[in-house]
RNA sequence: GCGCUUGUUGUUCAGCGGUAGAAUGCUGGCCUCCCAAGUCAGCGGCCCGGGUUCAAUUCCCGGCAAGCGCA
Repeated sequence: GCGCUUGUUGUUCAGCGGUAGAAUGCUGGCCUCCCAAGUCAGCGGCCCGGGUUCAAUUCCCGGCAAGCGCA
């Protein structure tokens, strides 16, 4: 330099055109003599810019970052 893959709550992963879910974490309540466990509620996210579309996390283009391969 070229090609491919990936980018989603603090973390690990789903989702793949029609209001984004789980586990874990954090906060509070219940429970307990206290802690842990359990249970209930809450908090928190689509890497950035543009395009297509009635509608984009999803499709397309560019950028950035990470990984892999070739030279």
Transfer RNA from a Promethearchaeota archaeon, 71 nucleotides, folded computationally. Taxonomically the source falls in Promethearchaeota (Archaea, Promethearchaeati). It matches the Rfam family "tRNA". Rfam 15.1 lists 5,335,975 matches to the family in 14,413 species. From the family's description: Transfer RNA (tRNA) molecules are approximately 80 nucleotides in length. Its family is annotated with triplet codon-amino acid adaptor activity in the Gene Ontology. It is annotated as a transfer RNA.